[in-house]
Context: one part of a larger RNA
Molecule: large-subunit ribosomal RNA, domain I
Organism: Synergistaceae bacterium
RNA sequence: GGCAAUCGGUGGAUGCCUUGGCGCCAAGAGGCGAUGAAGGACGUGGUAGGCAGCGAUAUGCUUCGGGGAGCCGCCAAACAGGCUAUGAUCCGGAGAUUUCCGAAUGGGGAAACCCGGCGGGGGUAAUACUCCGUCAUCCCAUGGCUGAAUGCAUAGGCCUUGGGAAGCGAACUCGGGGAAGUGAAACAUCUCAGUACCCGAAGGAGAAGAAAUCAAGAGAGAUUCCCAAAGUAGCGGCGAGCGAAAUGGGAAGAGGCCAAACCGGUUGGAUCCGUCCAGCCGGGGUUGUAGGGCCGGUUAUAUCGAUCCGUAACUAGGCAGGGGAAGCGUCUGGGAAGGCGUGCCAUAGCGAGUGAAAGCCUCGUACCCGAAACCGAACGCGGCGUGACCGGUACCUGAGUACCACGGGGCUCGUGGAACCCCGUGGGAACCUGGGAGGACCAUCUUCCAAGCCUAAAUACUCCUUGGCGACCGAUAGUGCACUAGUACCGUGAGGGAAAGGUGAAAAGAACCCCUGUUAGGGGAGUGAAAGAGAACCUGAAACCGAUUGCCU
Repeated sequence: GGCAAUCGGUGGAUGCCUUGGCGCCAAGAGGCGAUGAAGGACGUGGUAGGCAGCGAUAUGCUUCGGGGAGCCGCCAAACAGGCUAUGAUCCGGAGAUUUCCGAAUGGGGAAACCCGGCGGGGGUAAUACUCCGUCAUCCCAUGGCUGAAUGCAUAGGCCUUGGGAAGCGAACUCGGGGAAGUGAAACAUCUCAGUACCCGAAGGAGAAGAAAUCAAGAGAGAUUCCCAAAGUAGCGGCGAGCGAAAUGGGAAGAGGCCAAACCGGUUGGAUCCGUCCAGCCGGGGUUGUAGGGCCGGUUAUAUCGAUCCGUAACUAGGCAGGGGAAGCGUCUGGGAAGGCGUGCCAUAGCGAGUGAAAGCCUCGUACCCGAAACCGAACGCGGCGUGACCGGUACCUGAGUACCACGGGGCUCGUGGAACCCCGUGGGAACCUGGGAGGACCAUCUUCCAAGCCUAAAUACUCCUUGGCGACCGAUAGUGCACUAGUACCGUGAGGGAAAGGUGAAAAGAACCCCUGUUAGGGGAGUGAAAGAGAACCUGAAACCGAUUGCCU
């Protein structure tokens, strides 16, 4: 020096555990904000660093309920001092207070600071100083003052008053813009993808939506979502890839209102005083087997209703809570819930805790009950609204629209034979004897009625609240964070971003003695079931380090 065995040290794997996560289900809520939000700064406790709470009324104030014996939050014990059956602490409802910054809004500003005007209060001899209130901008409306070109007027300007907006928020929705890495084994059309991302708008949903739709000789009957059709028909450097619809089955179910003709009113203008034109208001009317108006005739409340009012309803329900059955003995043990013996309850044998493994010890569970205040529906019913038929007439039925050309975009459709839908530029109809579509185009046929608007439900999502569940994780896992975590730390900054859980049933956390420079460490003593559970604390693997013994060199 090596090997082996044994005994240790170091180290923190493994096992067990869980306060924390992850996923999902049901219900709720789906917003907050100029009555100043979200988020912060600074304060606030007897001693007070952090977290949490609160705001100069500051660990809290008032009140109404619940509750019933202790309490003055946690890390975190102690001291001091208090509160509480005149009901505290605690839980819930409503209210008061709520510094400064922040949309931040009197002006400024390097956020949490600086400096003002006006009105009022305190204060001063008067200033000063101080407290309260108020003063940003834009939009809409009311009323007023003023007032160009331009004479009256108008535009414009200014002010009063009353409303509103702004900013924040996880995803979901719609709209306006819109990549590249990538794939095509390179790459340009293509793909990724109308994705990521930016902007705008809205809501608890949003969007879409009552056929100028499909279909095919038969018919369907708004939209949305799911399953199938179907990886089909198709598109495609026919490469990579992309990829429908009809139709069938389900979820849900709902249809309405204008413009116009015509009638009436009103204001302004024109007028040959007959009236006409324009704007506004009311009635009327809303359709494709065409409908409506007007004229003539016949009937009388069917039907439907999503808005509003009343009722339902000082309801259901929500936000604290309350009641809630039934076990003892003995053995082992540190400890009984375990073994044994013998009982009981059960609309309760889900679960958790208790010194080990408990239906009957504790909390609960099944079941039943409960609200002063605050929030708060729906079904249904009533009010109210709606309004049926025949004939004639030919007045109306959405125009710079449809459509065409060119240039683009969207559809499965990449310009193709390219219809259909939507934009830009330029042209530019018909008027019910009308018009669109049925994949170039034409005819026949069928079908529908554009160029106005609204519309629940079925659908999407979860920052958040309550309850529940898991062949989900168990501290290198599960959230980045089980712990002072978006902390420490890094970066000028945008931003990046950790590590770190476990004594014991109970601190009973080791009085006292000894070694020593020692508050280090250790040995006794004591506690404990255990201290080889001693706080660097459950278990305590390996690497690594050592001691002893044996063997080899």